[in-house]
Context: one part of a larger RNA
Order: sequence, then structure tokens, then C1' cells
RNA sequence: GCCGGCGACUUAUAGGUACAGGUAGAUUAAGCCGAGAAUGGCGAAGUCAAAGGGAAACCGAGUCUGAACAGGGCGUUAAUCUGUAUUUAUAGACCCGAACCCGGGUGAUCUAACCAUGGGCAGGAUGAAGCUUGGGUAACACCAAGUGGAGGUCCGAACCGACUGAUGUUGAAAAAUCAGCGGAUGACCUGUGGUUAGGGGUGAAAUGCCAAUCGAACCCGGAGCUAGCUGGUUCUCCCCGAAAUGUGUUGAGGCGCAGCGGCAAUGAUUAUAGCGAGGGGGUAAAGCACUGAUUCGGUGCGGGCUGCGAGAGCGGUACCAAAUCGAGUCAAACUCUGAAUACCUCGUGUACAGAUUGCCAGUGAGACGGUGGGGGAUAAGCUUCAUCGUCAAGAGGGAAACAGCCCAGACCACCAGCUAAGGUCCCCAAAUCACAACUCAGUGAUAAAGGAGGUGAGAGUGCCCAGACAACCAGGAGGUUUGCCUAGAAGCAGCCAUCCUUAAAAGAGUGCGUAAUAGCUCACUGGUCAAGCGCUCUUGCGCCGAAAAUGAACGGGGCUAAGUUGUGUACCGAAGCUGUGGGAUAUAUCUAUCGAUGUAUCGGUAGGGGAGCGUUCUGUUGUAGUUUGAAGCAUCAGCGAGAGCAGGUGUGGACGAAGCAGAAGUGAGAAUGUCGGC
Repeated sequence: GCCGGCGACUUAUAGGUACAGGUAGAUUAAGCCGAGAAUGGCGAAGUCAAAGGGAAACCGAGUCUGAACAGGGCGUUAAUCUGUAUUUAUAGACCCGAACCCGGGUGAUCUAACCAUGGGCAGGAUGAAGCUUGGGUAACACCAAGUGGAGGUCCGAACCGACUGAUGUUGAAAAAUCAGCGGAUGACCUGUGGUUAGGGGUGAAAUGCCAAUCGAACCCGGAGCUAGCUGGUUCUCCCCGAAAUGUGUUGAGGCGCAGCGGCAAUGAUUAUAGCGAGGGGGUAAAGCACUGAUUCGGUGCGGGCUGCGAGAGCGGUACCAAAUCGAGUCAAACUCUGAAUACCUCGUGUACAGAUUGCCAGUGAGACGGUGGGGGAUAAGCUUCAUCGUCAAGAGGGAAACAGCCCAGACCACCAGCUAAGGUCCCCAAAUCACAACUCAGUGAUAAAGGAGGUGAGAGUGCCCAGACAACCAGGAGGUUUGCCUAGAAGCAGCCAUCCUUAAAAGAGUGCGUAAUAGCUCACUGGUCAAGCGCUCUUGCGCCGAAAAUGAACGGGGCUAAGUUGUGUACCGAAGCUGUGGGAUAUAUCUAUCGAUGUAUCGGUAGGGGAGCGUUCUGUUGUAGUUUGAAGCAUCAGCGAGAGCAGGUGUGGACGAAGCAGAAGUGAGAAUGUCGGC
């Protein structure tokens, strides 16, 4: 891991509610009788009801309050017993699951410390004190050589340890092996016996160790501790069908109440969509009349600067600027205005709708998308409100794939039809459809500021056969090297001025150039040529801007349309709609028996309600049946919407239904379930 067996809403008591039955008052309890586990017979003690109101005295269909003959409150309303179902409470209370806490015991054969008594430490090195001899001294001291053999001394086996690395990691081993490593006469190692015990011991102290267990050992018990937590919770079909919100909470992943669901009863035309009528508003927008903000201009209180004056004061001002005027703007906490929606009221209108009461719930983590806002950075698959939708609890078609997007709500069957979104070259069902345009970038998937004689459309404006634009030919001069400045400055370093003449035209000069000249060129003019040329704005489609890590990353192939824009006609396309057949639910009508017809409905998690199937046992039952073959098992084919049911054959070899009732150890695929097998 798989297979098989087992495996979870029970039982008692006391209440609530619904349904069924008995009685009209209901009923017995303990106990007794009895063969008694009869649903039998006794047994009125007790309980509920039959009258309430008041704190009470008390009164009583009334009473209390009260001054009240007022008003108001509570009453003047058939119950009760049993059974069944469901739910609540108390009990382990659907099942499994803690870590803990407490009580009583068992442990120091592991390990920690200590006590008693034993044992062990190859070999080598170093060479303390003391001593001897010699030297030395007045005597010591001191020196040298020897002797000696100290030490938590040195090197290094046994022994004890465990610093590094590798192997091992379902190991040879629940801590080892291998190669190195530390101590090795000591605070050393070790045998045997003994002592200390769980909030206690022991500890050269690590919360270490106390039998592979230690921030409190182990065993049994309290104990089925408790678990607002996780997991699991077993047959079928039919009807309805949520919530993830408000509020309170030592509350936030839990509860209470409300909201939203289901079932039943009651009563009414009440709800709601739509339509008609009438309302209030201060949002969007807009505006500047208020409150504030704000740009420019005019006038310029006041101030600054400044002139004159001894001062008082009188002037000037290209500065700042109150207030006011004109023009132009901004606002969630501005409004002279002011929608659409929404909301309220009335009427109409309709229904399996809505209301009330009782009972039974679940939910109270929501997600994304559109719209209007707050927070954030007008970031987030972000967060928080409001409102709508979808998912949640919704399958089908489209979006390549894709809970929340688009279309559309699946009772069942069909090798029938029509459509939606979206599509129609091939993958791949359907147009290589028609018309008019655009695009050349594979744009067509993907982004900005900015940039560009890409290209299409539109508008405006200037020049032009008295010849434009471009090109070519020719001219482009004189005063003059203007003046100043300068070493020089001659159109062309720089400063000032920028005239006149000849002319068809020609700047006191557009650029290059020179040391300065020179030289080239332009503006400007004529000629040649011959018909459009220049500039600005708006707009369609394109271009550049454009960098990411394995490989194309955009459905693919591929496409110049099979791209883009517009118009049109066909077709494809879903569980939508239709057709044909069938089923179920509700309701109406007709039949008066469960039939017919009509209408509507039949996605569904939590959850509520309804109807059934099957298992074991009991009564009927010592039954029907059964060796001419029971149960069980295997297989074949049949019936039913399903759980399931009946039949044939084989096997098996002795039990055992159906129907009608009753009672439950009553249905497994999941619980890191449990036991067994493989």
C1' cells in the first nucleotide's frame, strides 16, 4: 500500500412542541394478586385542570391602582393521560485524540555523589631535597664531582577518555568502525558490597544524571480528566434551500439576540415587479452669490527706497501691497443653482408571493468582476465601506489552457430542428463570401515622453503662363580699405553707424577662407525650361524609442489577408429554445377513484421536510416451504426511478421465508482508524 472483519448521534430521567389515540374532567405511583417480561386485575396517596386579581389583609368573574361610578394592567378562552417523532436539560452523551494536575506505590544492576573493602598502571627520559668526597672559609656560606630518586614532571603501551576527518544513516551498531588524537603515580582507573528517591536525590553546574525516559522518573489509580481545537461519522429517491451581515461579548477561527432557510397552522388582499399621481432632498454636474484658495491687468490705503528742508512738512518712485474694479480659475469638511437614479406616500396591479404564530436549523473566515468612495503611491491577485453580478452552492458553450469574465441556468432519452456569446484557410463544425477603403510594419501579441520629407483623408494660407518651385548659364558693381579700434581689421576679431550712386540687380554684407589682402559662395537680378510649387493645422494606419537570464513563449501551421475599418448576406455554434417519447412535484377543473386534461415547476453545499429499500432478532410460527435439496456461494438472463427484488443453472448439504406488526449492537471508502492476511 491493497484486501477482508470490526468501527461513531445511544440509553435513562425531567421538560417544550407536533402528530395519533382514550376520556369530557384526565390519570394512577409505590405496592399487591397472578405461572408471569400479558398490552390482565386491584391499588385515589399524589399530580394537572376546573378562578382570578393583589405585596398583603382581602375581594371575587372580576380584581389591582386610584378620591373616582374615570382611565389603564392582569383576568373572565378545556383540559388531561398514554404512545410515537423531534428538540432541550442533566448525565462520558456522536466517536477517536492531548500536554497536564493529584493520590498510592516501584526503582541508584544504567548513571551522579559518598562510605567500606580489594585490585591495576610495559618500557624509556628528566634528575628536586638530602647525603658523601674534594675545593673553599676564622667558622659558616659558597663551588665542583658523585650519590640520591622527588614530581596533580616528560615520551609512550595496557587502562581511561573522546579533539578532527571519513565511512555508516531502512547501520554490523537506537551513538559504532577506521585513520589520526588527550591523560597515562594521579583531583588516576577499576571489582565487590552499601547509602541518598521524585518538587525529591545527586551534581568540579551542562537543567546534567536518577535503568535507550528528565524544566520534574516509572507503574497503577482519580479517568471515558478537559479539549470554544483537528480528523472521522456507513442505504435510496422526492420537494424547498441559506449565510459568510448588524449588535453585544476577557469577544475576534467561540457564543447570545437579530437578519437570511425549512416545516406546520392561521387569517387577510395585505407584499413585490411594472404603471399612474404626489412629495422632500443638496449628491453628479455646474457655479463663484457666501467661506476660503488663486493668476494677470487698472486705481493705489499703508509701508520700503529716495530728493529737498533746521524742523514741521513737501515731493519722486520701473519696489511690496490692503481695499476695490475688469478678466480667468479651484474646493470632502464652499453653494446663488442643481439632475439621473434612489427613497417615501397614495392608487392600480399580480402570486407556490407577502404577513403572523409555533417548531427545527445552518451561517456569523467569503472570493473575484463592474460602478461610487476612503487608506496606499488615483501600487498590489493590497486593504476597507456602499451598490449590482457571478462563484461559493452552477454543470453546458466561448475566452488555447483558465472558481469569480462573456453567453446561458442541466428532470430523463433521441444518429431531429433554430439560435446566443463566439466564429467560418488547415488542425476544427461553418464564407478561401460580396462591396468600399486602409496598412507593408509579419503591424496584426506587448509601453511612455520624445523623434522622423513613411503613407491616406480633410481644412486654411502664400507664390504662379505678366512664367512660380528645382536645376543650369550670366551678373553680383562704384563712393569704400565707411568710421572707430588695432601691429594689421580691406563685407566677414570687436564697437558705432548702416547712407549715397550706377542700375535688370547687387547687404557698408549669408557662410568658407587670408597675418591682412586675395579667392570661393549667398542674398538680389536677367536668361533657358514649362505647370504647378511652398508653408501651417486637424485626422486614419504604420516607423523608431523597445535590454534578462535552458528554447520560439503571442494556441500552432501558416497568412499580404487568413490583418485593420465600415456595410451587407449566408452558415456553424450550448445541457438555451423547439420537436418526439417518458417520469416526478404543485395546483385548477372534470371524474368520484387515483384516473384524465390544462397550467406552472423539477442545478444545488450547509440545512429543513417527505416517501421508501435492506440487515439481525421477536410475535403470527413447532408456520408456508424444504434430502424430488433450506441457508450460503458462483454464474446467467429478467423487473424496478433507486436503495433493491424475484427467477434459471451449478455448488452446497439442513434449515427456513413472504405478508402484517414489533424491537434494534441496523447499512463504511476514508478517522497518520483497529485486528488479521498478502